The part of an RNA shown here (large-subunit ribosomal RNA, domain IV) has 325 nucleotides and comes from Coprococcus eutactus. It matches the Rfam family "Bacterial large subunit ribosomal RNA". Rfam 15.1 lists 51,934 matches to the family in 10,816 species. The coordinates come from a structure-prediction model, not an experiment, and the mean pLDDT is 88. Lineage of the source: Bacteria > Clostridia > Lachnospirales > Lachnospiraceae > Coprococcus.
Context: one part of a larger RNA
RNA sequence: GUGUUGUUAAGGAACUCGGCAAAAUGACUCCGUAACUUCGGGAGAAGGAGUGCCACAGAGAUGUGGCCGCAGAGAAAUGGCCCAAGCAACUGUUUAGCAAAAACACAGGUCUAUGCAAAACCGAAAGGUGAGGUAUAUGGGCUGACGCCUGCCCGGUGCUGGAAGGUUAAGAGGAGAGGUUAGAGCAAUCGAAGCUUUGAAUUUAAGCCCCAGUAAACGGCGGCCGUAACUAUAACGGUCCUAAGGUAGCGAAAUUCCUUGUCGGGUAAGUUCCGACCCGCACGAAAGGCGUAAUGAUUUGGGCACUGUCUCAACAACACACCCG
Numbered sequence: 001g002u003g004u005u006g007u008u009a010a011g012g013a014a015c016u017c018g019g020c021a022a023a024a025u026g027a028c029u030c031c032g033u034a035a036c037u038u039c040g041g042g043a044g045a046a047g048g049a050g051u052g053c054c055a056c057a058g059a060g061a062u063g064u065g066g067c068c069g070c071a072g073a074g075a076a077a078u079g080g081c082c083c084a085a086g087c088a089a090c091u092g093u094u095u096a097g098c099a100a101a102a103a104c105a106c107a108g109g110u111c112u113a114u115g116c117a118a119a120a121c122c123g124a125a126a127g128g129u130g131a132g133g134u135a136u137a138u139g140g141g142c143u144g145a146c147g148c149c150u151g152c153c154c155g156g157u158g159c160u161g162g163a164a165g166g167u168u169a170a171g172a173g174g175a176g177a178g179g180u181u182a183g184a185g186c187a188a189u190c191g192a193a194g195c196u197u198u199g200a201a202u203u204u205a206a207g208c209c210c211c212a213g214u215a216a217a218c219g220g221c222g223g224c225c226g227u228a229a230c231u232a233u234a235a236c237g238g239u240c241c242u243a244a245g246g247u248a249g250c251g252a253a254a255u256u257c258c259u260u261g262u263c264g265g266g267u268a269a270g271u272u273c274c275g276a277c278c279c280g281c282a283c284g285a286a287a288g289g290c291g292u293a294a295u296g297a298u299u300u301g302g303g304c305a306c307u308g309u310c311u312c313a314a315c316a317a318c319a320c321a322c323c324c325g
Stems, first nucleotide, its partner, number of pairs: 001320008010311002014309001019306001027051005036041001038145001052067006068072001080304007087296002092104002108143007120129003146291004151221003156218002158214005165209003171203002176198005183190002222240005249283001250280001261277005
C1' cells in the first nucleotide's frame, strides 16, 4: 500500500443515477392489529409486553415468594417496516455463457376448420401422429383471472355463399385453306380420291368480372367557415369530401414533440413523483378499453427505523505486496 473482517465521537442519506453496500429487524408466549377486499385475504399488518435461576403449592397450565448479573431467546442460527403509483391477475417459463422482465405461458373468452378412411401434420409410398379419441372431441388464429364493457365502417384486401350474364384451357368439333398428283389441257393452268399441313363456327370447368354476406377477418374510423346583449367560448348553422368519420372509458400517459405544459400536493428548495385540467404532435375498445383484492429477487416516488454511504476519516486483527535481516 492492497484485500478481508471488526469497532468508532458528533451528525444520520448531507453519499449516490439510485440507501448500492452495510447497519437495523429477527426465536417463542401474550396483547393488539387499518385502508381495501374477489370475504379467502390483507396479517407475522402496524404497534406493544414478557423470557434466567431457586423454593413452595398444584395433576398440570400456572401462581406466590426469593436470588444474581451491564445484559436471562445471555452464543450460533433466525422477517426491517409503512404510504402511494405504473405494469403483469396469480403459481409457473425464458436469452446454458452480459437481459428473469412489463417478455412467454396460463385458466378463462372468442373466431375458424373438422361427421371420422375427420381436419391438420410427417412421409415419392407403404405407413404413422391425430386416436385405439368422435364436436362436452381434435387442429389452427387472436385475446389473456375477475368486474363493467367491447361503438361506427364490407368501399379496398381476404374468406364464405351464389349462379343469370361476360371472359376463359385442354378436349370435342370440323366449315374452309395449303401441299402432293391419277387425270384434263397445245400450253398457262385446273385438279377427284387418298395421304399430309393447317384450321373457322359451335360445345365446354374452375377461376376472374359480377351479386350478396362477413371486422373477437387484414384493416379504417375527416376538413373548412360562421354564430350567444362585455370579452372569451360555441350547445347551433353552412359547406366540401368519405365505406364510415373515434362512441364508452382513459388522457402531458411505458404513448405529449413543443414541455421542466398549467394548477394543486409533498420539500427550505422537486426536469422525478402524486392529484387534476385536456390544447390526445401521434390513446381507444379481444395487435382489447377502463378498473381491480391478492401476488412480484418487477419499475417509480415518499416516509419511519437504522447505519462509516457520507461530513472525514481513524484504529485493530489477519493475508499478501513491500522493507530490514